[in-house]
Molecule: c-di-GMP-I riboswitch aptamer
Organism: Desulfotruncus arcticus DSM 17038
RNA sequence: GUUCUUGAAGGGCAAACCUGUCGAAAGGCAGGGACGCAAAGCCAAGGGUCUAAUUCGCUCUGCGAUAUGACAGCCGGUUGCUAGA
Numbered sequence: 001g002u003u004c005u006u007g008a009a010g011g012g013c014a015a016a017c018c019u020g021u022c023g024a025a026a027g028g029c030a031g032g033g034a035c036g037c038a039a040a041g042c043c044a045a046g047g048g049u050c051u052a053a054u055u056c057g058c059u060c061u062g063c064g065a066u067a068u069g070a071c072a073g074c075c076g077g078u079u080g081c082u083a084g085a
Base pairs, nucleotide, nucleotide: 003085004084005083007081012037013036017032018031019030020029021028022027035073041078042077043076046075047074048071049070050069055065056064057063058062
């Protein structure tokens, strides 16, 4: 240095939910809170999923389609700490 395993120690992140806030929504941010995670670090010009403002259509007070919006704790790409082999 590389690969595989690993998380003892030092530690790290933070689901659901609640409060506030932004947003049409999905969802994001902050605080609280821990379900869990060896990458639950980073990447949205790989795949997939979610939403549908706008636009279009219809059998029209609704329904359907649609991403330029979102999700990295879905897969994937990429970088890295501890210990062992």